RNA sequence: GGCGCGGACCAGGCGAUCGCCGGGCCGACUUGUUCGGUCCGGAGGAAAGUCCGAACACCACAGGGCAGGGUGCUCCAUAACGUGGAGUCGCGGCGACGCGAAGGCAAGUGCAACAGAAAGCAGACCGCCCAGGAGGGGUUUGAUCCCUGAAUGGGUAAGGGUGAAACGGUGCGGUAAGAGCGCACCAGUUCUCCGGGCGACCGGGGAAGCUGGGUAAACCCCACCCGGUGCAAGACCAAAUAGGGGAGUGUUUGAGAGCGGCCCGCUCAAGCUCCCGGGUAGGUCGCAGGAGGCAACGGGUAACCGUUGUCCAGAGAUGAAUGAUCGUCGGCGGAUUCGGGGUAACCCGGGUUCGCAACAGAAUUCGGCUUACGGUCCGCGCCGGCC
Numbered sequence: 001g002g003c004g005c006g007g008a009c010c011a012g013g014c015g016a017u018c019g020c021c022g023g024g025c026c027g028a029c030u031u032g033u034u035c036g037g038u039c040c041g042g043a044g045g046a047a048a049g050u051c052c053g054a055a056c057a058c059c060a061c062a063g064g065g066c067a068g069g070g071u072g073c074u075c076c077a078u079a080a081c082g083u084g085g086a087g088u089c090g091c092g093g094c095g096a097c098g099c100g101a102a103g104g105c106a107a108g109u110g111c112a113a114c115a116g117a118a119a120g121c122a123g124a125c126c127g128c129c130c131a132g133g134a135g136g137g138g139u140u141u142g143a144u145c146c147c148u149g150a151a152u153g154g155g156u157a158a159g160g161g162u163g164a165a166a167c168g169g170u171g172c173g174g175u176a177a178g179a180g181c182g183c184a185c186c187a188g189u190u191c192u193c194c195g196g197g198c199g200a201c202c203g204g205g206g207a208a209g210c211u212g213g214g215u216a217a218a219c220c221c222c223a224c225c226c227g228g229u230g231c232a233a234g235a236c237c238a239a240a241u242a243g244g245g246g247a248g249u250g251u252u253u254g255a256g257a258g259c260g261g262c263c264c265g266c267u268c269a270a271g272c273u274c275c276c277g278g279g280u281a282g283g284u285c286g287c288a289g290g291a292g293g294c295a296a297c298g299g300g301u302a303a304c305c306g307u308u309g310u311c312c313a314g315a316g317a318u319g320a321a322u323g324a325u326c327g328u329c330g331g332c333g334g335a336u337u338c339g340g341g342g343u344a345a346c347c348c349g350g351g352u353u354c355g356c357a358a359c360a361g362a363a364u365u366c367g368g369c370u371u372a373c374g375g376u377c378c379g380c381g382c383c384g385g386c387c
Base pairs, nucleotide, nucleotide: 001383002382003381004380005379006378007377008376009375010374012329013328014327015326016325017324018323020042021041022040023039024038025037026036027035028034029032044359048370049369051368052367053366054365055364056230057229058228059227063264064263065262066261068226069225070224071223072222073087074086075085076084077083088102089100090099091098092097103221104220108219109218110215111214125160126159127156128155129154130153131152135148136147137146138145168186169185170184171183172182173181187211188210189208190207191206192205193204194203195202196201234285235284236283237282244276245275246274247273248272249271256268257267258266292311293310294309295308296307297306298305299304331356332355333354334353335352336351337350338349339348340347341346
């Protein structure tokens, strides 16, 4: 100097003029959804996605079960979570680091094109061995002897081939030829002992020839967890209408209702369901004092927890407010120039000038995750150059 990895912070400041929304105080009056003055305040770190979890509200109990859904190594944190912290194991990277859907395939059922004999309790294409001897050739006067050898039967899975993967690997012995058939070493599996760790797991010793690959983000099995619907929840006030018309069914032998589906139980119950027609759709609350913010101290590796103090006039709109203009300072980048440092590569500071300023707007709130994006700083890794 370049390239990367991990983390923290900011998201322009100040002033003027005009214009909006909420609140405090004061005043006026026509006491209202009014007018005026003044003061305070007025989007985010993601407000986005709506992917998780909850608070809160309602449903009589949120009862039992099925279906369904979620999580899936260990320990811890949390109101909770599919989140976070620390770790173990595995994978990727030279590395700083990153990712993990990380229980079970020896409970069962599936799937793996093509090739291949055969892809899970498989299998013989080329081979190898044993039996067999058709036929052929040579030799001989002939028999005999010698060579070669088909069909057929049996054994084999070591060698070769196919494939991403072939039912452990290497070597020795053994065998008719072979094979864990036996042995040595290695790998896996099962059992057992010792040490470390809360644990996942790590390290070491022994025994058994026991040797059945991959896939569960395939169905499935196992363990644990889950009432539902949602601020368009819900509460209150006011107003209006036609308490209208028709059909079906039921009244204690219970129709129907009970807010994801089904069953059981339970509760309420004389009404209920469907069709036609009519009225209203306005206002107030919910609406921001909280699993809250900030600071100090303590505990903890950390996430986080505890104690004490302090703050809350710090958005609350409802067709949806915070905008426009001007000036100035600051930030980032380019060009140019001056000064300083340095061996050099380069670095620091000043002036002039030009340009840029990202992603993006609350609508009940909070804890996370994911995605989009401009700038500054800190720590760490790799590469190259100079001395």
Molecule: Bacterial RNase P class A
Organism: Desulfobacteraceae bacterium